[in-house]
Molecule: transfer RNA
Organism: soil metagenome
RNA sequence: UUCGCGGUAGCUUAGCGGCAAAAGCACCUGACUGUGACCCAGGGGACCAGCGGUUCGAAUCCGCUCCGCGAAA
Numbered sequence: 001u002u003c004g005c006g007g008u009a010g011c012u013u014a015g016c017g018g019c020a021a022a023a024g025c026a027c028c029u030g031a032c033u034g035u036g037a038c039c040c041a042g043g044g045g046a047c048c049a050g051c052g053g054u055u056c057g058a059a060u061c062c063g064c065u066c067c068g069c070g071a072a073a
Base pairs, nucleotide, nucleotide: 001072002071003070004069005068006067007066010025011024012023013022018056027043028042029041030040049065050064051063052062053061
């Protein structure tokens, strides 16, 4: 320098262009318990790396930039 993959909740990941985004762990509350843990019930939390474009509509498609990993020179 070029190419490929990736960036979504505190963490790990899902998420065919159409419900203003789902799950596990973690966190909060309740119940349970002598206390705590486990288990059980409920709850909050991400506008999707950034900017622009396409579209009636974008996390999703296109372009550029940033970051991480890998490959080739």